[in-house]
RNA sequence: GUCCUUGUAGUUUAACGGAUAAAACAUCUCCCUCCGAAGGAGAAAAUGCAGGUUCAAUUCCUGCCGAGGGCA
Numbered sequence: 001g002u003c004c005u006u007g008u009a010g011u012u013u014a015a016c017g018g019a020u021a022a023a024a025c026a027u028c029u030c031c032c033u034c035c036g037a038a039g040g041a042g043a044a045a046a047u048g049c050a051g052g053u054u055c056a057a058u059u060c061c062u063g064c065c066g067a068g069g070g071c072a
Stems, first nucleotide, its partner, number of pairs: 001071007010025004018055001027043005048064005
């Protein structure tokens, strides 16, 4: 340089083009306990960026950026 794959809560993963974007662990609050752990209840937290297609985009298309890999 070129080609392929990939980018979603703090982390690991879900989500036929259509529901308020779901869950586990972690974090915080409360309950429980003499205190803690375990357990129970609850809360906060995400679609890499910019365009396009569409009535509707996490999903499809283009460019850029980041990560991994192949070739040179």